[in-house]
Context: one part of a larger RNA
Formats: sequence, C1' cells, structure tokens
RNA sequence: UUGGGCGUAAAGAGUUCGUAGGCGGUUUCUUAAGUCUGGCGUUAAAGCCCGGAGCUCAACUCCGGCAUGGCGUUGGAAACUGGGAAGCUAGAGUGUGGCAGAGGUAUCGGGAAUUCCAGGUGUAGCGGUGAAAUGCGUAGAUAUCUGGAGGAACACCGGUGGCGAAAGCGCGAUACUGGGCCAUAACUGACGCUGAGGAACGAAAGCCAGGGGAGCAAAAGGGAUUAGAUACCCCUGUAGUCCUGGCCGUAAACGAUGGAUACUAGGUGUAGGUGGAUUCGACCCCAUCUGUGCCGUAGCUAACGCGAUAAGUAUCCCGCCUGGGGAGUACGCUCGCAAGAGUGAAACUC
Repeated sequence: UUGGGCGUAAAGAGUUCGUAGGCGGUUUCUUAAGUCUGGCGUUAAAGCCCGGAGCUCAACUCCGGCAUGGCGUUGGAAACUGGGAAGCUAGAGUGUGGCAGAGGUAUCGGGAAUUCCAGGUGUAGCGGUGAAAUGCGUAGAUAUCUGGAGGAACACCGGUGGCGAAAGCGCGAUACUGGGCCAUAACUGACGCUGAGGAACGAAAGCCAGGGGAGCAAAAGGGAUUAGAUACCCCUGUAGUCCUGGCCGUAAACGAUGGAUACUAGGUGUAGGUGGAUUCGACCCCAUCUGUGCCGUAGCUAACGCGAUAAGUAUCCCGCCUGGGGAGUACGCUCGCAAGAGUGAAACUC
C1' cells in the first nucleotide's frame, strides 16, 4: 500500500449549519492538464536475471543482452476526467394558490386539585401500615360549608395521532416568527451532495447572581423491619424542582442503524393534500404525492431479524473500529467559577 468492517459481537460524532477539500445532471464547440500512443535522451560501473566463453568442473572471472518500468523531451489521438465558451431543464431554488400541525418567542387570561390562612357547623379521634409506631388532635383536629392567599401542573379530547435538525413540544386567546406538504409550471439556469477544522443548538442533574416556593423531594432527623438495616415501608424535611440573566455540554442524547441520490413483488392500517368517477350531499371507490405503523417476496444476515422508512442492489462524502484488563485512567494541552468535560497513552498482566 491492497484487502475487512460499524442494529445486537469492537465500531455512526447528540443534532444541525457551514469553510477548505472530495465528488457532481445534460448538449455543442474548443483546449490538451490528467488519459492513451510513437520517437529520442537518460536510468554509472559492479551485482541480480538470460545467452555464451576461460581456468580439467564448480566457486570465481570475462563477453554479450533484453523485455518491462521511472523521469525528461518531442510528435500524434480526443472517447472519458479536468479547463474555457455558449446553451438546456429532468437536480436545486424562486414565484403563485391552497393545507395541516403540542414547531419557536413574548404577553394576557381560565378552571379542577393540593397546601396554607380566616370564619361557621361539629366531636374524638385522624393519619399511616403487612402489622404498627413516630406524627397531628379537647389550645377543638379529621370531616363538611363559605371566603381569601399562593405556587406548580394542565384531566377528558389523546390516538404505534401531529410538529420539530436533534434535545424536545400538550388549558385558552393575541402578537411576532421558522419549517413542511400539495397543486401549478410563470421565473433562475447546476446555483448541487457531503463536509476535516469551525460555529450554533443541546434532556436531567449541577454551578453563579437575583427572585419565588403550593406540592414533591436528594441530604438530614425520627418511627418501623432486621442478626445488623448507614436500605426497601412510614412520619417530617432542606437544597432542588419554578422564573429572569449567565455558565456547564454530558445521557441507554437509542431506531443502540451518519447524510445524499437512484433502482428493486405485494398486502393492510393511519395522518395531510390533489385529481377522477359517482351521489341531492356525505360515506364509499379509483389514481397520485408526502409522512408514519404492521405483515411480507426476492435479496441480505452468524443468527435474531431487516425487508421501498432496507440491515437489499449501487455511487459520492464524512465519522469511527482493530483482543480482555490496566482505562476513558495517568501525563500534557484546551475549555470551565467549580463539578468536571474534550483530547487520550504506556508499563504490567491474562
């Protein structure tokens, strides 16, 4: 260097945007860098290899020799790749008309429930468990009614339903705002794909500052259980959970499956459109596009399984893997307020 892989055996970066780079639709003309082909020069000698010769053979020595390849130079070819010019519209984007949606941000509002406060009724229990006890209650609890305060979460609808790049998003209204899908085919004319570095976003927990604090609840205290019980169960309960601003940058961040494009039997649900047929209308039916499920053919797979949402058949680009432990550790560096994160060994051992 070639050869193998990455759903579950080691291995897809948490996600997206995007720089360099790599790769790139279709037609004509041109160029000749890559490519192909010929000539010439060079590729020292020795050595290797092939043919021959000389020492009686051999070792050894001597003579001759390619083929092929590399580099340089000089002619030629023009299919393919690249460069240049001019076009095209099937990729991509824009326009126009519609559609669905918990997509995002901000503001305002709502009811149910828990807790607390005040008052009324009312009396001896309540609560909790496997059973209890700690706890609360005659200073009137629990229960029940009325009024009030405050915070958090939004029952039913609700659905292998929807939206979003992922993380994620669910009461209602308003304002601002992103994306998608369908139809049309007016416009641009390859403007594309991927993407080392880089940038942005990124659950929960955690950190800093200021608020807030109903319920829940690490830590902590008590009661039980137990041989013990630093637990599981019970009664309390502080950080936290919530808001604003800033940091952290990790997860079984999972479909354990990177992105893009094309092709390859079907069947059956569901969500959003469009067209047709039919109908008084709807349902239903047919066709088609997009998303999301289940089953399944070929094929693939070690098997399990995957199977047009591929793990099938191919192309392009990126990331990653190379026995277990040591170890995601040490050291160094970068980032961070810290916690720590990123990068990431070796000795030794089996």
The part of an RNA shown here (small-subunit ribosomal RNA, central domain) has 350 nucleotides and comes from an uncultured bacterium. The coordinates come from a structure-prediction model, not an experiment, and the mean pLDDT is 87. RNAcentral holds the full RNA, with entries from ENA, Greengenes and SILVA.